[in-house]
């Protein structure tokens, strides 16, 4: 100097014109007034992820009398941080891969800094499943193979009756070596056997138990037990603990014209049905409830077909469309101190920092740093142009995008002192 790898911060700068939106402020016209148009100066105007909406909250609105239980869902080593949490910090544990050490003549074991990773409760309550390969995968199994026995055969040695090694059968033990798989009923040695084997022994590991250190998860140590208890709960399940529903289109507030609901009063109304009152009965009054029949609309006339139908005034109400609130002072931000290893917490100063509502946050031009294309040996020249995006109640996390730059630490490599 170059290349990587973790973490962290930043993600164009500046300056001019022109817009658009918000808050303050003046002006000028209108209206009696709430106000209403138009104008002018100051000023604030997208992100770290505004994005997925996965997971906690505050906020609204429904719902709820207290317990418990049962179904769902959800979260799952300790312990701290925080409004909360599946987020964070911190620590324990276990797994990969290991710098390096330490026993041994060696094969090999053991021990282990620092770094990754981990949905990490519970597999001696119970169901399930463990492909593929393999003899065998769960009250396991016996291909190879290893030994004893029993029928036989071949071969060697020789002190001629034995040893000794090999080959085929059959009948038994074995579970050491090999093989198979992700996993083969505990690992290493060593005893000990006809060969083996927890069969015995040590040492680890594994259960039970006692003691010590630790808030604890969990460590250390000691006795006991000869090994019973394979893995998988990101299967069911079991054990703890948590957990109403919906969501700013949430929800409140004012509310036109116009249609259409209710009530009231006036007027009018063919026919029929119900209903009410009268009436001994025929009957008769009342009812805009039904129906029919009439009128209307659909360019016009005829036939179907659809719709819609009392006229008049007053009055109430609830809604649409359309204003207004919710709507940014807030678990906010900077900085400076203290206390924690740290997450964080607490004091102290200071700031006010986007609120649209089919939705503003733009556009152009200069200029400078970067990337990027292209010539050039180089210096440099010219040309093109800014990653991934883009708020819509807000707020804390978590995952995903993302061109460049800065720093920090930590490995490689070369140079040079």
């Nucleotide at each position: 100097c170059c290349g990587g790898g973790u973490g962290g911060c930043u993600g164009g700068g500046c300056g001019a014109c022109c817009g658009c939106u918000g808050g303050c402020u003046c002006c000028u016209g209108c209206g009696c007034a709430g106000g209403c148009a138009g104008g002018g100066g100051c000023u604030g105007g997208a992100g770290g992820a505004a994005a997925g909406u996965c997971c906690g909250g505050g906020c609204u609105c429904c719902a709820c009398g207290g317990g418990a239980a049962u179904a769902c869902g959800g979260u799952g080593c300790c312990g701290g941080c925080c409004a909360a949490c599946g987020g964070c910090c911190g620590g324990c544990g276990g797994g990969c891969a290991g710098a390096g050490g330490g026993c041994g003549c060696a094969g090999g074991c053991c021990c282990g800094a620092g770094g990754c990773c981990c949905a990490g409760g519970g597999a001696a309550a119970g169901u399930g499943c463990c492909a593929c390969a393999g003899a065998g995968a769960g009250c396991a199994g016996a291909c190879c193979g290893c030994c004893a026995c029993g029928g036989c055969g071949a071969g060697g040695c020789c002190u001629c009756g034995g040893c000794c090694u090999c080959c085929c059968c059959g009948c038994g033990g074995c579970a050491a070596g090999g093989g198979u798989g992700a996993a083969a009923g505990g690992g290493u040695g060593g005893g000990g056997c006809a060969a083996g084997a927890g069969c015995c022994c040590a040492c680890c590991g594994c259960g039970c138990u006692c003691c010590c250190g630790g808030c604890a998860a969990c460590g250390g140590g000691g006795g006991c037990g000869g090994c019973a208890u394979g893995g998988c709960a990101a299967a069911c399940c079991c054990c703890a603990c948590c957990g109403g529903g919906a969501g700013c289109a949430a929800g409140g507030c004012c509310g036109a014209a116009u249609a259409g609901g209710g009530g009231c009063g006036g007027c009018c109304g063919g026919c029929g049905u119900g209903g009410c009152g009268g009436g001994c009965a025929a009957c008769c009054g009342c009812u805009g409830a039904c129906g029919c029949a009439g009128g209307g609309a659909c360019a016009u006339u005829c036939c179907c077909g659809u719709c819609c139908c009392g006229c008049c005034g007053c009055c109430c109400g609830g809604g649409u469309u359309g204003g207004c609130c919710g709507c940014g002072u807030g678990a906010a931000c900077c900085c400076c101190g203290c206390g924690g290893c740290g997450a964080c917490g607490c004091g102290g100063g200071g700031u006010c920092c986007a609120g649209a509502g089919g939705a503003a946050u733009g556009g152009u031009c200069g200029u400078c740093c970067a990337a990027c294309g292209c010539c050039g040996a180089a210096a440099g020249g010219c040309g093109c142009g800014g990653a991934c995006a883009g708020a819509a109640c807000c707020c804390g996390g978590c995952u995903u995008a993302c061109a460049g730059g800065c720093c920090a630490c930590c490995c490689g490599g070369c140079g040079c002192c």
Bacterial RNase P class A from Falsiroseomonas sp. HW251, 417 nucleotides, folded computationally.
NCBI's taxonomy places the organism under Bacteria, Pseudomonadati, Acetobacterales, Roseomonadaceae, Falsiroseomonas.
Model confidence (mean pLDDT): 75 of 100.
The RNAcentral record of the sequence draws on ENA.
A source record names the gene rnpB.
It matches the Rfam family "Bacterial RNase P class A". It is annotated as a ribozyme. Its family is annotated with tRNA processing, ribonuclease P activity and dimeric ribonuclease P complex in the Gene Ontology.